[in-house]
RNA sequence: AGAGUUUGAUCCUGGCUCAGAACGAACGCUGGCGGCGUGCUUAACACAUGCAAGUCGAACGAGAAAGUUUCCUUCGGGAAGCGAGUAGAGUGGCGCACGGGUGAGUAACGCGUAGGUAAUCUAUCCUAAUAUUUGGGAUAACAUCGGGAAACUGGUGCUAAUACCGGAUACCCUUCAUUUCUGCCGGGUUAUGGAGGAAAGGUGGCCUCUUCAUGAAAGCUACCGUAUAAGGAUGAGCCUGCGUACCAUUAGCUAGUAGGUGGGGUAAUGGCCCACCUAGGCAACGAUGGUUAGCGGGUCUGAGAGGAUGAUCCGCCACACUGGAACUGAAACACGGGCCAGACUCCUACGGGAGGCAGCAGUGAGGAAUAUUGCGCAAUGGGGGAAACCCUGACGCAGCGAUACCGCGUGAGUGAGGAAGGCUUUCGGGUCGUAAAGCUCUGUCAGAAGGGAAGAAAUGCUGCAUGGUUAAUACCCCUGCAGUUUGACGGUACCUUCAAAGGAAGCACCGGCUAACUCCGUGCCAGCAGCCGCGGUAAUACGGAGGGUGCAAGCGUUGUUCGGAAUCACUGGGCGUAAAGGGCACGCAGGCGGCCUGAUUAGUCAGAUGUGAAAGCCCACGGCUCAACCGUGGAAGUGCAUUUGAAACUGUCAGGCUUGAGUAUCAGAGGGGAAAGUGGAAUUCCCGGUGUAGAGGUGAAAUUCGUAGAUAUCGGGAGGAAUACCGGUGGCGAAGGCGACUUUCUGGCUGAAUACUGACGCUGAGGUGCGAAAGCGUGGGGAGCAAACAGGAUUAGAUACCCUGGUAGUCCACGCCGUAAACGAUGUCAACUAGAUGCAGGGGGUGUUGAUCCCCUCUGUGUCGCAGCUAACGCAUUAAGUUGACCGCCUGGGGAGUACGGUCGCAAGAUUAAAACUCAAAGGAAUUGACGGGGGCCCGCACAAGCGGUGGAGUAUGUGGUUUAAUUCGAUGCAACGCGAAGAACCUUACCUGGUCUUGAGACAUCCCCGGACCGCCAUAGAGAUAUGGUUUCCCCUUCGGGGGCCGGGUGACAGGUGCUGCAUGGCUGUCGUCAGCUCGUGUCGUGAGAUGUUGGGUUAAGUCCCGCAACGAGCGCAACCCCUAUCCUUAGUUGCCAGCGAGUAAUGUCGGGAACUCUAGGGAGACUGCCUGUGACAAGCAGGAGGAAGGUGGGGAUGACGUCAAGUCCUCAUGGCCCUUAUGUCCAGGGCUACACACGUGCUACAAUGGGCGUCACAAAGAGCCGCGAAACCGCGAGGUGGAGCGAAUCUCAAAAAGGCGUUCUCAGUUCGGAUCGUGGUCUGCAACUCGACCACGUGAAGUUGGAAUCGCUAGUAAUCGCGGAUCAGCAUGCCGCGGUGAAUACGUUCCCGGGCCUUGUACACACCGCCCGUCACAUCACGAAAGUUGGCUGUACCGGAAGCCGGUGGGCUAACCCGCAAGGGAGGCAACUGUCCAUGGUGUGGUCAGCGAUUGGGGUGAAGUCGUAACAAGGUAACC
Repeated sequence: AGAGUUUGAUCCUGGCUCAGAACGAACGCUGGCGGCGUGCUUAACACAUGCAAGUCGAACGAGAAAGUUUCCUUCGGGAAGCGAGUAGAGUGGCGCACGGGUGAGUAACGCGUAGGUAAUCUAUCCUAAUAUUUGGGAUAACAUCGGGAAACUGGUGCUAAUACCGGAUACCCUUCAUUUCUGCCGGGUUAUGGAGGAAAGGUGGCCUCUUCAUGAAAGCUACCGUAUAAGGAUGAGCCUGCGUACCAUUAGCUAGUAGGUGGGGUAAUGGCCCACCUAGGCAACGAUGGUUAGCGGGUCUGAGAGGAUGAUCCGCCACACUGGAACUGAAACACGGGCCAGACUCCUACGGGAGGCAGCAGUGAGGAAUAUUGCGCAAUGGGGGAAACCCUGACGCAGCGAUACCGCGUGAGUGAGGAAGGCUUUCGGGUCGUAAAGCUCUGUCAGAAGGGAAGAAAUGCUGCAUGGUUAAUACCCCUGCAGUUUGACGGUACCUUCAAAGGAAGCACCGGCUAACUCCGUGCCAGCAGCCGCGGUAAUACGGAGGGUGCAAGCGUUGUUCGGAAUCACUGGGCGUAAAGGGCACGCAGGCGGCCUGAUUAGUCAGAUGUGAAAGCCCACGGCUCAACCGUGGAAGUGCAUUUGAAACUGUCAGGCUUGAGUAUCAGAGGGGAAAGUGGAAUUCCCGGUGUAGAGGUGAAAUUCGUAGAUAUCGGGAGGAAUACCGGUGGCGAAGGCGACUUUCUGGCUGAAUACUGACGCUGAGGUGCGAAAGCGUGGGGAGCAAACAGGAUUAGAUACCCUGGUAGUCCACGCCGUAAACGAUGUCAACUAGAUGCAGGGGGUGUUGAUCCCCUCUGUGUCGCAGCUAACGCAUUAAGUUGACCGCCUGGGGAGUACGGUCGCAAGAUUAAAACUCAAAGGAAUUGACGGGGGCCCGCACAAGCGGUGGAGUAUGUGGUUUAAUUCGAUGCAACGCGAAGAACCUUACCUGGUCUUGAGACAUCCCCGGACCGCCAUAGAGAUAUGGUUUCCCCUUCGGGGGCCGGGUGACAGGUGCUGCAUGGCUGUCGUCAGCUCGUGUCGUGAGAUGUUGGGUUAAGUCCCGCAACGAGCGCAACCCCUAUCCUUAGUUGCCAGCGAGUAAUGUCGGGAACUCUAGGGAGACUGCCUGUGACAAGCAGGAGGAAGGUGGGGAUGACGUCAAGUCCUCAUGGCCCUUAUGUCCAGGGCUACACACGUGCUACAAUGGGCGUCACAAAGAGCCGCGAAACCGCGAGGUGGAGCGAAUCUCAAAAAGGCGUUCUCAGUUCGGAUCGUGGUCUGCAACUCGACCACGUGAAGUUGGAAUCGCUAGUAAUCGCGGAUCAGCAUGCCGCGGUGAAUACGUUCCCGGGCCUUGUACACACCGCCCGUCACAUCACGAAAGUUGGCUGUACCGGAAGCCGGUGGGCUAACCCGCAAGGGAGGCAACUGUCCAUGGUGUGGUCAGCGAUUGGGGUGAAGUCGUAACAAGGUAACC
């Protein structure tokens, strides 16, 4: 620090996901040791049991028992001493308000920070001071008598105090009045007077003074205590500034409310409370309401700013079963105190009582989940005490948990036959792997034995010494020295010794991100998955294994937080098209604001001071062997407050200025607005005339109108709406919008020149106004147009598009609505930053003086373009550039601009505006393709023009289907279907039935060993394969060692497969297409995919060539080179030829000969737009012509670019993987591939007279031939037979060419056409023609009379027509491949159909239109809304009722202390009781709000293959959209 994921690829936007760190964690697997932390996050749920707050006898009275000793005894016991002034209880004092727990409540002066208190208190503690006086009456304990189950309690009697009460004193305290000085003005201070206000003693010691006189009392003294007032320290209360969560779908709240006066209350201010008066107070800088939450130091993360969090430790707050109120006290409205109410639990004799673990352990419950009913007060700290000491679940320790962090170990060295074994393999090897074994060592931890700390210093006590106090050498106190006492942890840490490699390694991952790869199994199954995604037979992604990678006593997973995320952007984002500019303006608040001068110092800047607790973080040093951990010190703490200074900027105040803004004057343009009025054209309607059969409408029609007179045409009239031409990216307006003309009223704008005001400005949340069309209300109006509706068409349907009608509406007035793709998809204002050019409206200058022209300038409106910006497209002085001010808005797609709630509206609806759930994308711009019922250009037997066919018949052949034991398999639009198959009777043959063979060596191959020739022949059985028997018997080479071949036997490796996968492959082939295309290097352009080149202008059959051009070149294709053919020359002349010469024949190149011709087959020539004319751009080329056998690639062939179709072929061959191995292999016989209601393709033959039959006569080319072609001759009607000359072929043979010519017959018929079918008899091939061959003869003589929709071929020696040959082959062709003979018609042309090429355009397609994709319905499922209602929580309000308690009143009952009184009694005061205000729980009524459930209902999301259509994407077939 980034990465993956949208696409065919690219850039961007944007979300999702990952890598990091952390945790009070949990779960899974695993687990050696130690140190140090930490451990109910859930039910503030309920709690058994034990412990957690007591202490003081030096405040007080009283005071046991057990036991033991002695004495007495009636032996039952009793008394005394000790136990012991002990235990336990009581009065009293202090403590119990600390410590410990928890986070329910609380959005608050609760917390944090900084201050204030002149508005306060403070027990204990400290300092210095004074005082500690004099009296009194009770009461618990106790005793006794009662009540009660208990808890507990009543009466009577006795008694003490540091318990309680009265008096004196105080002038330091309080208060009042007067008064001085002073301050920060409720204060401090001075003086005077009045009133009020204290106390308690205890312990030790001593007699100096007084009294009694061994010694005591008073007294003195020390210490502790008590009282008063002052000060300090500590702690607390109260007040204030600032900060402190979310929701505005919470906008108004408030009657003690805000303030005042006077009181009350408090330690103290204050509506804290009360009476009266005033009517205020809070709130958009967020009141009120709701939800959530203890706050901070800190913790986690982060570069930081921030974000999240508030366990452990520290500070503060709140709470103590729930609610309320109080008492005591210095302090509580009190966790282990009391009262009341409520819920719950327990005891009960049913009358009544008891209780509160959110203390430490522990239990149950809840939960994914969190420990021992431990030891000790030794240390630290706390309470009481004079002290010893007691108490202390605070605390110190131990236990449990890998829960976090830190440290250590599980060994080290050497060791290659690279062992065995595992895994893998291309079978060679590789790897685990120096790893192991073996050898040599070490001894951490754990184990055993032995030793063994520090934590302990005090206090107390004893002794000694100094000092203080005092009358005192006493007591007491302080200090010092010496001795003595105390350890839970724990025999722990640590140290030494012993033995022993011995006891100690797992977990996750290995497709990319992300380090790490192979095999097997599985076969869209099982499963994985954080995202992308993997799995459908070769899975590095599932499961296992081997190997590897990472971390390690842990490793993974899950959850949560921050980070990455600049993905809420202060640091640090955006808004033309990706999400995002408000429809437009005016304008309150708010924010911001021109130039100069002066003042001030609020902001700002600098310094100082205080504070910012400790702990933590950071740094340094130090202590545990290191580290974690701990100690000491420092730094930091960005903050707040106070104070001192500066004065530039902002603010404020004062004064000025003119450039921003505005006003006045003159001139100007304009569909700016409102109202009234006036025209002309056109449509429609009405009236009248002329006139007659149609009109209208459409792609074509029909509905419709018209003989009752339409349409057409002429004249007249009515009415409404809109304003042709001008008219223009021209004008005006803020936007919406505005278009005939005239008048009136009126807003804004521009220019010029001066004068004036003097910052008066910009923006603008709320607010207000305007705001197209449609729509709504009331009243008019209504010609045309026209939702709805009706009819006619179209269509599979057509609730549409088209047509004929037609109502709201469109128009006017008034009032609503308030939205639009209200768009420049671009907020308003201001400044700055190259230009060029057009238009509109002004002004000026030169010149002419007259207009035009030219130049300059202001305003507005367009186009192009530089810098710059932008993801790109594009924008570019009218910015999307560079800046400033202010406002609005955005944060993935869907759900959804929806639900609920609110506001507005008559309604329609508008506005504000979520969530659950779901997806990993959605999107922008551009690129390359593909596609379009887009465009342009061009080509092709593509259409057209022609000729002939197919489709109808019969038949052949192939296919589908069906059948079958099998009808083997493959090929399936073009590009399967006379295709593989250039030839299925057996064989072929792969299929079926049946019979055989099986490593004994398979039908076939190789290796090793042994033996032998094998082959062949015969016989028997059998359908045959085969089996059995017989017969015959070593072959070739040799260097004589042996080698090779064949057969039989043995052994195991193996053979074999037309079995599967053409979607694992090679090779070959088809097709687009013989179409003209497909690419590369370098350069250039672009962020990039890519582009350029290859596009453009011409031209061509052609990316053929020329020209131009940021391209220049090149390659594969095209063309040419190759073959055949057309002309000529030359060479050669047999088997071919025969002109001339000779010979011969009935006749024939038959013979001699010839080399002329034809021909044969070698070599050449020729054709190249070369020549001419025209045209073209002086090009390429094109058109015409000449010459020429041939003319513009002469004709034909071979030749097939990059690629497409997962095209075809595993059954030609080859081959990976899988499968079979007494069978899916092999052999044999028979059958099948030849079936047959049917359908299709491709052919053949026909339907006849351009013909059929018969006779006769001609003319080819190209081939084939020895297991062959086979002549003559003879036989047969014929197929053919006999025959065997010739020929391995320019010689011989096949071989007759046929159509054609001539002649004759038939005469339009199902025929003398046609030949199917069938019968009979034959021929040939072959081992064999039954299933199932071809041919011949005779007989039979079917359909068929030119073929529907549709469809095929062909542009010249072509179509059509005629025959000939060949391959395969024993035989079998209507098929296929070739050959020649005869030999046409037509092409205007490119509109249309099909296919293709180039350019361009659109695209939501990229599996690429056989694409993509929308909505209803049906099914399943999920979350949500509505809903009659119903249930619960919280809460407002009105009323009822009112426990305990404080306060107030009464107080007739009761009453020790004080007062009066001799007493009785009275008084003061108090108590009980009663009563009033307030008030908790509770009750009743009525609201609000939140949540749960709810028949039914609504839409929404999701779901491999459901239904209906085809709305969108191309002009998407009616352009789309708002």